[in-house]
Source information: This is a predicted structure of a 72-nucleotide RNA (transfer RNA) from a Candidatus Kaiserbacteria bacterium. Taxonomically the source falls in Candidatus Kaiseribacteriota (Bacteria, Bacteria candidate phyla). RNAcentral holds the sequence, with entries from ENA.
Parts: sequence; structure tokens; C1' cells
RNA sequence: GCCCUUGUAGUUUAAUGGAUAAAACAAGUCCCUCCUAAGGACUAGAUCUCGGUUCGACUCCAGGCAAGGGCA
Repeated sequence: GCCCUUGUAGUUUAAUGGAUAAAACAAGUCCCUCCUAAGGACUAGAUCUCGGUUCGACUCCAGGCAAGGGCA
């Protein structure tokens, strides 16, 4: 330099182009308990970036960025 794959909560994963982006673990508050753990209730938290296509984009297309891999 060229090619391929991937990019969503703190972490691990969902979401057929269509409702307010879903869950587990983690975090916070409360209940329970003599205390802690366990258990229960509730809360907050995310689509890498910039454009395009479309009535409608996490999803499709192009550029960039990042990670991994292959060739030279």
C1' cells in the first nucleotide's frame, strides 16, 4: 500500500428497513437481616464519526476513524 471481518449501556449479547433500541451481569436507592452475603422492588445508563438512499436506517450504500486478520 491492497483486500476481508467487526464496531450498540461499565462488560457480554439481542433487535425482519417500521411501536418508547431488549436482556443478563455490573452500578445506585429502598425492603429484608443484629451485620454482611443471598433474595425482592425500583432507578440510571448505549447504536464509532460524517454524508447518502428511503415515507421510515442499529440494519442498506460511500468516505473517515478504531480493533482484528490476510497478501505484498
Rfam family: tRNA. By type it is a transfer RNA.